[in-house]
Context: one part of a larger RNA
RNA sequence: GAUGAACGCUAGCGACAGGCCUAACACAUGCAAGUCGAGGGGCAGCACGGGAGUAGCAAUACAACUGGUGGCGACCGGCGCACGGGUGAGUAACACGUAUGCAACCUACCUGUAAGAGGGGAAUAACCCGGAGAAAUUCGGACUAACACCGCAUAAUACUGCGAAGCUGCAUGGCUUUGCAGUUAAAUAUUUAUAGCUUACAGAUGGGCAUGCGUAACAUUAGAUAGUUGGUGAGGUAACGGCUCACCAAGUCAACGAUGUUUAGGGGUUCUGAGAGGAAGGUCCCCCACACUGGUACUGAGACACGGACCAGACUCCUACGGGAGGCAGCAGUGAGGAAUAUUGGUCAAUGGGCGAGAGCCUGAACCAGCCAAGUCGCGUGAAGGAAGAAUGUCCUAUGGAUUGUAAACUUCUUUUGUAAGGGAAUAAAAAACGGCACGUGUGCUGUAUUGUAUGUACUUUACGAAUAAGGAUCGGCUAACUCCGUGCCAGCAGCCGCGGUAAUACGGAGGAUCCGAGCGUUAUCC
Repeated sequence: GAUGAACGCUAGCGACAGGCCUAACACAUGCAAGUCGAGGGGCAGCACGGGAGUAGCAAUACAACUGGUGGCGACCGGCGCACGGGUGAGUAACACGUAUGCAACCUACCUGUAAGAGGGGAAUAACCCGGAGAAAUUCGGACUAACACCGCAUAAUACUGCGAAGCUGCAUGGCUUUGCAGUUAAAUAUUUAUAGCUUACAGAUGGGCAUGCGUAACAUUAGAUAGUUGGUGAGGUAACGGCUCACCAAGUCAACGAUGUUUAGGGGUUCUGAGAGGAAGGUCCCCCACACUGGUACUGAGACACGGACCAGACUCCUACGGGAGGCAGCAGUGAGGAAUAUUGGUCAAUGGGCGAGAGCCUGAACCAGCCAAGUCGCGUGAAGGAAGAAUGUCCUAUGGAUUGUAAACUUCUUUUGUAAGGGAAUAAAAAACGGCACGUGUGCUGUAUUGUAUGUACUUUACGAAUAAGGAUCGGCUAACUCCGUGCCAGCAGCCGCGGUAAUACGGAGGAUCCGAGCGUUAUCC
């Protein structure tokens, strides 16, 4: 000097940033991922319309029923749920950082280009009926739809096989052009100008893989290794590869530290230092890994998937004892642990994300607010004058005086913060709506009114009145700052040297002084 700090004493305000370092311990409760009716059959609930019928003399009231309309619970279907958010357990090289490569690869949505969308079929959920169960749930039957599913047709610059020509590479070969044969596609919707569907090529974005170099400690760890090292062939993968397998060879790594053990997420960066270095990896950004523990795959463009599935295990809960349910290392919050770390808050207004043609819906991402001197910065606790150096005190004293001390009183002034009352932005400009103009759809420009939580907040006006606001540590030397009293090797102090046994500037108190100041000290850790 520094800190994600803690503790002691003290404490006025604001801005910015930060806040479980320990038990990757266990978790009550709420919320954190939905959306589309312009894909579909429908209609549980709501609203509107129609309405058999009932009551009444009538007006009228009630009303079974009715998807007819707005819309919509559940269901089928699409997209999303692999993002965003959390944590650092594991990991010492399958990670990270950096550089290069893939003649060995994938990429939903998005952009551009080219082409296409013909004609059929069979089901199934919901609803309904019946059964089992305490429940969770589940079984059977019957009905029906789609942008769900399955054939047929069409089809190349796609894919597969067999060829040709040219160019090229160290190379298995690659690229371009081209011939023949075979294989492969689609979906429509509505408010009719929009949104989608299929194929191919290219781009963009995101990823996969390979190689080189660098990345902690211990040698009181010296040998390690059989899919091990290489080859041939096959399988597998989006793709190369012992990735897997069969066979063959016997290799491969290692004192330039293999193997083993310990510790640890890595980096950008941060702290310190004149630098060289040393230390750290919290917040923020990038990468990795994990999601109660272990394993497995399914779906999908993408996962071996935090709020998906299955199996096993530990734990918790429900049970009618037959059987079931659960996973906060999401945001709050609880218990426990600990020296120690916050609200079961508000809003989708902005930024961003998902879905949607859009309106819009969702979003504990995010933005705000709340708590905490835990940090940095800013402001204040008044300013100027005022000596009879007042009085009363304190304290010292050579009793003359000295000190507290311009301090106070008093005079003049100010009003940040504060209290009270009023005014009052900005975050907002896009998008969508309506209008106008420009050019061809659509886009651009422009105008109008609308949309703001925290919040009547920031800011500001007026009034009030010095009013509401100072402490902490130290004073033997290092080290700025000294006297008196008490104590008497006691009580105590102490970072080191050391103080204390009767005049202690070192203990305790007082007065005074010094250093910092809304903080000041102590402890811990790092340089």
Predicted 3D model of a 527-nucleotide part of an RNA (small-subunit ribosomal RNA, 5' domain) from an uncultured Bacteroidota bacterium. The coordinates come from a structure-prediction model, not an experiment, and the mean pLDDT is 82.